[in-house]
Context: one part of a larger RNA
This record gives sequence, C1' cells and structure tokens, in this order.
RNA sequence: UGAUUCUGAAGGAACUCGGCAAAAUGACUCUGUAACUGCGGGAGAAAGAGUACCUUUAUUUGAAAGAAUGAAGGUCACAGAAAAGAGGGGAUGGCGACUGUUUAAUAAAAACACAGGAUUCUGCAAAAUGGUAACAUGAUGUAUAGGGUCUGCGACCUGCCCGGUGCUCUAGGAGGAAAAGGAGAAUUGCAAGAUUUGAAUUGAAGUCUGAGUAAACGGCGGCUGUAACUAUGACGGUCCUAAGGUAGCGAAAUUCCUUGUCGAGUAAUUUUCGACGCGCAUGAAUGGUGUAACGACCUUCCCACUGUCUCCAGAAUCACUUCA
Repeated sequence: UGAUUCUGAAGGAACUCGGCAAAAUGACUCUGUAACUGCGGGAGAAAGAGUACCUUUAUUUGAAAGAAUGAAGGUCACAGAAAAGAGGGGAUGGCGACUGUUUAAUAAAAACACAGGAUUCUGCAAAAUGGUAACAUGAUGUAUAGGGUCUGCGACCUGCCCGGUGCUCUAGGAGGAAAAGGAGAAUUGCAAGAUUUGAAUUGAAGUCUGAGUAAACGGCGGCUGUAACUAUGACGGUCCUAAGGUAGCGAAAUUCCUUGUCGAGUAAUUUUCGACGCGCAUGAAUGGUGUAACGACCUUCCCACUGUCUCCAGAAUCACUUCA
C1' cells in the first nucleotide's frame, strides 16, 4: 500500500448516473390490517404486544408413559426467538396480463412463448413438409381435424379507403404458342407423281378487360373568409383525393422547437406525477384505451437504516514493496 473481515462520536444519502455496496428487517403465538379488486385476492399489507426459568394448579387427550393448552405466585440478567440460521416496508407511474422461455462464456428484458381472438388453405391417395424416387410425417387423425399467417388473458372497443400492390372469382370479349387444318401457289417431270411454300378456320393458361377482398401489403389533405372589444371560429367558399384520422390517448419507450405552459411535490428539481393540446412525426389485431394480480424489468418519491458521504480512524488475518 492492497485484499478479506469487523467496529465507530455527531450527522444520516449531504455520496453517486443511480442508496451501487453495506446496514437494517427476520422465528413462533396473539392483536390488528387501507386503497383497489376479475371478490379469488391485495395480505406476512401496514402497525403493535408477548416469548427464559422455578413453584402451585386447572383443562383437554391418552390404557399408561406422555403430549397440548391455560391460570396464580415467584427468581435472575444489560439482554430470555439470549448463539447460528430465517421478509426491510410504503406511495406513484411506464411496459408486459399471469407461471414459463432466451443470447452455454458481456444482454433475462419491455424480447420469445402463452391461453384467448381473427384470417387463410385443406374433402382424405387432404393441404403442408422431407425425399431423385419408392416411401414417410401429417395420422392409425378426418373440418369441434390438420397446416400457414397475424394479434396476444379477461373488460370497453376495433372507424373511413379496393385508386396502387397482392389474393380470390365468374362469364364474355381482346390477345393468341405449339398443334390441327389445308383454299391455293411455286419448282421439277411427257405424265403419274415428288419437293417446297401456304390463306381461311379450330386453338390453353398466364396477360389485358370486369367484379370482390384491408384482423391482406398498405393509406387516412391543402388554401381561404366568417360572430357587435379582442381572440377564437360552430358556419361558408374553393382545389385535390381511393379515402381524407372516427372513438380514444397525447411534450408520451412517440414532442424537433423544449428545461413547452399551468398545477403538485422540494428551501431549491432538465427527472417525476396531474392537467392542457396546432400530435416536427399518436391512433384502433402493424391492434386502441383502461386494468386487479404478478415482475432478480424501468422511472420518481417517502419511512426505517446505515462509513455511500461530511472525513476519515482503529482492529484481525493474508499478500506485496522498502529498510534493519
């Protein structure tokens, strides 16, 4: 000097990105227990009290030994769950409903999964998948089944747009490959014929044309005037569009300007919470909004507690360096 462990006056988060780390809590019995809630929970909520030993005694149980539960009186200590082992708690918000799963060796999460919801394909020699094939899985299943995709409990809901890109469908039309067809024509030959060329006509799907479909991929506007103070604009005009963002939520895990403005919290707060809303660039299964319970998740605050700090000091063990 460092590592590990322990102790500490007064203060008690002033430390720090952040209470990281440490401290504190801790057992059993009894009392008592809020908001909220899907009535199950929340809950060990929170907040409190008691606990040793001796004597006497009662009750319950047992065949007994014993065991359990009380009552009265007393004894000792600083301390009776006497050591060890054994929840810190509360309030608010975000995200994800939950238990679960994950980057073996930097990430455990708000990511994945999930029950539930929706959609689409599939009639069985099923669709789908593996394989060159045989064959196998699907399945010794049969649409209340199986495969794919999206969403992600339950509650309240899920608006408008089919112009583009997909997908589906039906009939007609357009178009028209190979093939079929063969009017005719040419060459050659004395001819029969041979060879070559070839119009009409018939002719599949995709494609174009027509519809449907958004819990398919996706999309969801400008400019301008207007009310008897001002401001604002219920109202009007106009252009464009497939349609112009509905209910909700909103400076948000989304807000650039921005430390927005107002309120709460603090002596003081770029964080936090509640509001406001012209939202640079929210928004409805790319789900929207709220939610009890749950979380080694993230944010803010409070109580308790403390060497995190003011500000360091001491002790034990070990290691290293230097000197003797």
Large-subunit ribosomal RNA, domain IV from Dictyostelium intermedium, 324 nucleotides, folded computationally. The gene name in the source record is rnl. The RNAcentral record of the full RNA draws on ENA. Taxonomically the source falls in Dictyostelium (Eukaryota, Evosea, Dictyostelia, Dictyosteliales). The coordinates come from a structure-prediction model, not an experiment, and the mean pLDDT is 85. Its Rfam family is "Bacterial large subunit ribosomal RNA". Rfam links the family to the GO terms ribosome and structural constituent of ribosome.